The prediction has a mean pLDDT of 84. Predicted 3D model of a 1492-nucleotide RNA (small-subunit ribosomal RNA) from a metagenome.

RNA sequence: AGAGUUUGAUCCUGGCUCAGGAUGAACGCUAGCGGGAGGCUUAAUACAUGCAAGUCGAGGGGCAUCAGGGACAAACCUAGUUUGUUUGCUGGCGACCGGCGAACGGGUGAGUAACGCGUACGCGACCUACCUUUAAGCGGGGGAUAGCCCUGGGAAACCGGGAUUAAUACCCCAUGUGGUUCAUUAGAUGCCUGUCUGAUGGAUUAAAGCUGAGGCGCUUAGAGAUGGGCGUGCGUGCUAUUAGCUAGUUGGUGAGGUAACGGCUCACCAAGGCUGCGAUAGCUAGGGGGCGUGAGAGCGUGGCCCCCCACACGGGUACUGAGACACGGACCCGACUCCUACGGGAGGCAGCAGUAAGGAAUAUUGGACAAUGGGCGCAAGCCUGAUCCAGCCAUCCCGCGUGCAGGAUGACUGCCCUAUGGGUUGUAAACUGCUUUUAAUAGGGAAGAAGUCCCGGGAUUUAUCCUGGGUUGACGGUACCUAAAGAAUAAGCACCGGCUAACUCCGUGCCAGCAGCCGCGGUAAUACGGAGGGUGCAAGCGUUAUCCGGAAUCACUGGGUUUAAAGGGUGCGUAGGCGGCAUCGUAAGUCAGGAGUGAAAGCCCACGGCUCAACCGUGGAACUGCUUUUGAUACUGCGAAGCUUGAAUGGGGACGAGGUCAGCGGAAUGUGGCAUGUAGCGGUGAAAUGCAUAGAUAUGCCAUAGAACACCAAUUGCGAAGGCAGCUGACUAGACCCUUAUUGACGCUGAGGCACGAAAGCGUGGGGAGCGAACAGGAUUAGAUACCCUGGUAGUCCACGCCCUAAACGAUGCUCACUCGAUGUAUGCCCAAUAUGAGGCGUGCGUCCAAGGGAAACCGUUAAGUGAGCCACCUGGGGAGUACGUCGGCAACGAUGAAACUCAAAGGAAUUGACGGGGGUCCGCACAAGCGGUGGAGCAUGUGGUUUAAUUCGACGAUACGCGAGGAACCUUACCUGGGCUCGAACGCUACGGGACUAUCCAUGAAAGUGAUUUUUCCUUCGGGACCGGUAGUGAGGUGCUGCAUGGUUGUCGUCAGCUCGUGCCGUGAGGUGUUGGGUUAAGUCCCGCAACGAGCGCAACCCCUAUUCUCAGUUGCCAGCACGUAAAGGUGGGGACUCUGAGGAGACUGCCGGCGCAAGCCGAGAGGAAGGUGGGGAUGACGUCAAAUCAUCAUGGCCUUUAUGCCCAGGGCUACACACGUGCUACAAUGGCCGGUACAGAGGGUAGCGAAGCCGCGAGGUGGAGCCAAUCUCAGAAAGCCGGUCACAGUUCGGAUUGGAGUCUGGAACUCGACUCCAUGAAGGUGGAAUCGCUAGUAAUCGCGCAUCAGCCAUGGCGCGGUGAAUACGUUCCCGGACCUUGUACACACCGCCCGUCAAGCCAUGGGAGCCGGGGGUACCUGAAGACGGUGACUUUACAGGGAGCUGUCUAGGGUAAAAUCGGUGACUGGGGCUAAGUCGUAACAAGGUA
Repeated sequence: AGAGUUUGAUCCUGGCUCAGGAUGAACGCUAGCGGGAGGCUUAAUACAUGCAAGUCGAGGGGCAUCAGGGACAAACCUAGUUUGUUUGCUGGCGACCGGCGAACGGGUGAGUAACGCGUACGCGACCUACCUUUAAGCGGGGGAUAGCCCUGGGAAACCGGGAUUAAUACCCCAUGUGGUUCAUUAGAUGCCUGUCUGAUGGAUUAAAGCUGAGGCGCUUAGAGAUGGGCGUGCGUGCUAUUAGCUAGUUGGUGAGGUAACGGCUCACCAAGGCUGCGAUAGCUAGGGGGCGUGAGAGCGUGGCCCCCCACACGGGUACUGAGACACGGACCCGACUCCUACGGGAGGCAGCAGUAAGGAAUAUUGGACAAUGGGCGCAAGCCUGAUCCAGCCAUCCCGCGUGCAGGAUGACUGCCCUAUGGGUUGUAAACUGCUUUUAAUAGGGAAGAAGUCCCGGGAUUUAUCCUGGGUUGACGGUACCUAAAGAAUAAGCACCGGCUAACUCCGUGCCAGCAGCCGCGGUAAUACGGAGGGUGCAAGCGUUAUCCGGAAUCACUGGGUUUAAAGGGUGCGUAGGCGGCAUCGUAAGUCAGGAGUGAAAGCCCACGGCUCAACCGUGGAACUGCUUUUGAUACUGCGAAGCUUGAAUGGGGACGAGGUCAGCGGAAUGUGGCAUGUAGCGGUGAAAUGCAUAGAUAUGCCAUAGAACACCAAUUGCGAAGGCAGCUGACUAGACCCUUAUUGACGCUGAGGCACGAAAGCGUGGGGAGCGAACAGGAUUAGAUACCCUGGUAGUCCACGCCCUAAACGAUGCUCACUCGAUGUAUGCCCAAUAUGAGGCGUGCGUCCAAGGGAAACCGUUAAGUGAGCCACCUGGGGAGUACGUCGGCAACGAUGAAACUCAAAGGAAUUGACGGGGGUCCGCACAAGCGGUGGAGCAUGUGGUUUAAUUCGACGAUACGCGAGGAACCUUACCUGGGCUCGAACGCUACGGGACUAUCCAUGAAAGUGAUUUUUCCUUCGGGACCGGUAGUGAGGUGCUGCAUGGUUGUCGUCAGCUCGUGCCGUGAGGUGUUGGGUUAAGUCCCGCAACGAGCGCAACCCCUAUUCUCAGUUGCCAGCACGUAAAGGUGGGGACUCUGAGGAGACUGCCGGCGCAAGCCGAGAGGAAGGUGGGGAUGACGUCAAAUCAUCAUGGCCUUUAUGCCCAGGGCUACACACGUGCUACAAUGGCCGGUACAGAGGGUAGCGAAGCCGCGAGGUGGAGCCAAUCUCAGAAAGCCGGUCACAGUUCGGAUUGGAGUCUGGAACUCGACUCCAUGAAGGUGGAAUCGCUAGUAAUCGCGCAUCAGCCAUGGCGCGGUGAAUACGUUCCCGGACCUUGUACACACCGCCCGUCAAGCCAUGGGAGCCGGGGGUACCUGAAGACGGUGACUUUACAGGGAGCUGUCUAGGGUAAAAUCGGUGACUGGGGCUAAGUCGUAACAAGGUA
């Protein structure tokens, strides 16, 4: 210090989440030791039991208990002991009187939003026991009362009566230093009321004794100290959906009361007091020092420790006292618990332990007063659950240990792998050496202790101090030290997808599960579970909860508001905030110095003490604050008096749809009348509804009504905004220009407030032409409550009154200043070069830019730049501008404005794509123009479906369907049924032994197989090798699954012209540029231009075939000339001319000409040429797309199978058949069929082959065997064509399906299930609906020939070959596909996208709701305990101006009654909302989203 997460990617905004630290914690797993700390956060719930406040005999009367002494008596064996009785005599002491304490210490945080707390002041308005100090005093008297004794009542608690008694208890008198008070008076002083110091006089007012004789006390008064009381400034939560509150209320006078001021209380008088700087009300809460976190500012918090406050079962009240309205006191009311003899009583752990309950959760009914401190006491001492210690708990902090060194065959196991082997666990272990902290054992053993007291000594004034010795330790035989032995006693937890350090295997298969966020899991999961390994921390580790941080994500430090959330619709203006130039004064702010305070602890620094640390001690610093004082005076404030530049005013001028009212005008439209006129009009994409023969529409004239104002008109003008448009007038507002006239800061902004405020809407009354929600009808449509059409009410218009909203937008608040320019325009002014007007000064309205700003788009003197002032507003999305409450409104509705719950995003700008029923340009048999088909028929073939034991599998829009298959009768074959085999059907290797292989035969069987019989090879360097089968071993095998784990191969976009890179440049970036633009091309082909310059893969070319020619060569090809020869024939000699063959050249490049053009290039029936603009064809397929196809060609990871999912065999099936589709063949005929004759190819194949001639058969074919391993022989007859004949439009001399019969061939075998031949049969079909396919030239169409596979063939298929040989293309609007540029986008799985609402289902929270239940607070009335105050007081008292009982009035806790407000819970029913893989209906939005 940051990181993850919105996107295909980017930048920004913005939320969510994580890494850190912390805790009085809890939970899970685990656990060796010690030190220091901490330990009911919940029920201020209820409490059994014990303890927590007593002490003083030196205040008193006394003597129950204990001890001692005395006296007496008794017992025992005397001494003596024991026992009993008695005696307060002594030590002491229960209870009692009295004194002091009990108001401290300890606990808790309920209440309290307050002078409660904090801080700083004040008291001229106060008190203070014990303590210190100063001054003075301590004389006399009196009557009671506890206890004790007697006695009564009661279960008890306790209460009553009688008698008697003491005091440091109580009362009276005296004295009066003093105090208090009154009167007179002097002086001093102050911040007001005053205060202080004196003097004189009057009145009044004290006391207590005890003693050990040392002392301790007592009274009065002053001062001090300590502690308190009261007051004030400032600070100290949330809510305005709480805006008004207040009757002792605010003040005064008087009185009462208090320690003291005061409405504190009362009487009277006045009518005040508080509040937007937040009163009142509601909710929450003890406050502070501090603590946690943070760089800080802050934010959160207030447990332990310290200070303050409050409370003590709930509430009230006073008494005592120096002090209380009193935790372990009293009284009363209430609730609760307990005792009870039922009549009455008792109690208060929020003291320490402990119990129950609650709860996720928090300890021992411990020891000691040794220390520190407190109370009492002269003291000894007693008391002290304060305190000091110990116990429990890893709750936290700190420290230590669980060993150290050596040790490689890198051992074994485990785990992983590419598995002869390697890696890892891992120097880890074993083993060797060393050490001994800690634990355990044994021994030793503290400091904390000084004081008091006792004994002794010394100093000095008996006080007191110094000194020696002795006594005192709960913790504790603890800390600590020592000894011996021995690695001996001691490691876990979490995590390992990214964030975030750490990876593999197995299991699982959207299951089980994980998860802080993003997200993992659907058969190869580093994310689930286990394991091995690793990482982190470590006696702990994780989880959960909470706080701060990160979060500049409430922004004071330190944010924003055009489009991300956010500028109020606009103005006027109140409070407030801010404010021009210069002078004087003041000194509030401000600044500086001084003083006081800011407790201690804590934090920080230094030093020191525990072996270190935690912890603790000492000192310093700090405590950023407040108060006070002295000074400074620049700035701000305040006061005074000025100034003119801000602002306003006057004078002059000019501007405009500014506003209000009134009048007037023409065009158009509707309506009415008259006229002309006739059949339609109107309307639409097309129609219909509608209007019209009762005369419409159209046309003319007249009349009338309402509304709006064409042209001018603009990118214009005016207004604060909304808004404003015919012309004229009246009234009225405003900005602007010129002007040295006036005022003199009068200014800016503006919370509340007030006014204005489009449209729609509301009220009342008018008006109503056109338009036109609702409504009606007609269309459209699957539907059409819409879009379109015909009508049409409210409304639109006017007057008055409401409403108060808007994309009220520049999505940009107002004001002022400053910061380069260019240009247009509206309206003023200056100057007047010489005037169709250059230039200059303003004020507006626009456009484009520099700097600068911005996430970017963009803004840019009209800022979104740079500054100043003020206001408004924002803080993730949804829920929601909703609910509730309140205010406004006639209503509609508006303003204000949440929460629960839910999501991990929602957004902005820009980028690249993709897409659009967006645009532009261009291409393609894409359309069009043509030719021929398909879709109809029959058949062939493939597919779906169905069937089946099986009909094996794959391929599925284009890009599956005559496809894999270029040959299913067996085989193939993978499928089914049945029969068999299990190292196995095949192959490799090793070893052994053997021998040929093979063939033959027999049995059985459907075969496989099983059993049996016979036979024995070649090479040799003689070792052996080759080959074969056998045995044994070893690797098996699988057309089983996954093409979504893969390689390879392939289809398609597409032979489309694209796809990229380097460097540079631009951009924050994704990315862009280049590759866009202007031309051109078949082409990203080329040219030109250009922040690009180059390059690569593609295009083209290079390659092959073909078209022309040349050269060379010349057999098996050829034959012109020569010769021979045949019936004929290149048959022969020969020849190389020609054809041809096959090798090499040439040729074509827009090269030439003309035109156009800068060029590239295009045009020209151009020239030339066999060929002309890539001549034709082929091979060649960029980056990529479709998780495209193929695990069944092959290869291959993983999984599955192993007497079977492998292998062998027989038979069957893949050929099924109601149907449906694709691809084809043959046809429907005369451009034809049939018959006869006759002509011309190319390219291929051939030895298990092609097979000639000849012969046989109608034919398939048979026979035959010449020739040929092929330019030689052969398949081999090409067919259409041409010539001639016949048929005459018909289901035919078309068509050939189907069926019957007879055959041929292949094969082991043609039944399922072959082809072919012959005879016979002669089906559908007469040109094929919607729709749809191919083709642009040697093409389509048509004709035949060959080949692969192959025994044969279901081939009409596929691949080739040649023969004959067209038509058409105006053109690019439309359909389809594609390319480039551009535009929009809410798409990116990319339009087969995204996405909205109702309904249905489940779950969740929430509003309303007849009501019901409960809480807190207030008001009114009634009642009213204790108590206080007042009155009275016949009774009582030694007390007599007195006190008390009693009676009584007022107030009051509480109780009751009543009405209302408020908060919460619950409620039939009801409203919407949110969430939830695959529900329903539609299609609203995103593209012009198909009606923007």